[in-house]
């Protein structure tokens, strides 16, 4: 340089056009305990970026950005 594939909480992943994006770890309060932890109860936080199509986008489309892999 060409293709392909992939990008969601802090982290591993669910959702493939329909409402409030889900869960499990981690976080925070709180409860417990002489203190610490297990354990229980609560709570916040995500669609890489910027267009488009659509009543509606995480999903499809195009650009760019990052990863990854294949070809030369």
């Nucleotide at each position: 340089g060409c293709u392909c594939u992939u990008g969601u909480a802090g982290u591993u992943a669910a959702a493939u056009g329909g409402a409030u994006a889900u869960a499990a770890c981690a976080g925070c309060u709180c409860c417990g305990u002489c203190c610490u932890a297990a354990g229980g109860a609560g709570u916040a936080g995500u669609u890489g970026c910027a267009g488009g199509u659509u009543c509606g986008a995480u999903u499809c489309c195009u650009g760019c950005c990052g990863a990854g892999a294949g070809c030369a």
This is a predicted structure of a 72-nucleotide RNA (transfer RNA) from Candidatus Nomurabacteria bacterium RIFCSPHIGHO2_01_FULL_39_9.